[in-house]
RNA sequence: GGGCCGAUAGCUCAGCGGGAGAGCACCUGCUUGACGUGCAGGGGGUCGCAAGUUCAAUCCUUGCUCGGCCCACCA
Numbered sequence: 001g002g003g004c005c006g007a008u009a010g011c012u013c014a015g016c017g018g019g020a021g022a023g024c025a026c027c028u029g030c031u032u033g034a035c036g037u038g039c040a041g042g043g044g045g046u047c048g049c050a051a052g053u054u055c056a057a058u059c060c061u062u063g064c065u066c067g068g069c070c071c072a073c074c075a
Stems, first nucleotide, its partner, number of pairs: 001071007010024004018055001026042005048064005
């Protein structure tokens, strides 16, 4: 330098044009003598950044940033 994959809640991830979600974690209530377990409910997101396409973008296109892998070049 070229190519591929990834970036979404505190963590691990799903979603792949029209409601942003799950599990765990956190908070509250019930349960318990108490803790834990269990049950019910709740809070929490600039969907990496910017631009473009579109009536509409987490999703498509382009550039950039960060992480990972492969190849090439130099030494």

Description
This is a predicted structure of a 75-nucleotide RNA (transfer RNA) from an Alphaproteobacteria bacterium. The source organism's lineage runs through Bacteria, Pseudomonadati, Pseudomonadota and Alphaproteobacteria. The sequence is in RNAcentral, with records from ENA.